[in-house]
Molecule: transfer RNA
Organism: Elusimicrobium minutum Pei191
RNA sequence: UUCGGGAUGGUGAAAUGGUAUCACAGGCGCCUCUGGAGCGCUUAUUCUAGGUUCGAAUCCUAGUCCCGAAA
Numbered sequence: 001u002u003c004g005g006g007a008u009g010g011u012g013a014a015a016u017g018g019u020a021u022c023a024c025a026g027g028c029g030c031c032u033c034u035g036g037a038g039c040g041c042u043u044a045u046u047c048u049a050g051g052u053u054c055g056a057a058u059c060c061u062a063g064u065c066c067c068g069a070a071a
Stems, first nucleotide, its partner, number of pairs: 001070007010024004018054001026042005047063005
């Protein structure tokens, strides 16, 4: 320099263009001699800026960062 992949709560991951979901972690409660176990409820998220669309995490463009391959 070129090509490919990736960026989603605090962490790890899902999600056919149509309510952003799950687990762990956090908070509250129940249970219990105790609770760091178990159970119930609950908080918090789409890398940035534009575009397409009735509707974008998803499609398009540009940018930033990370990983890989080639030279």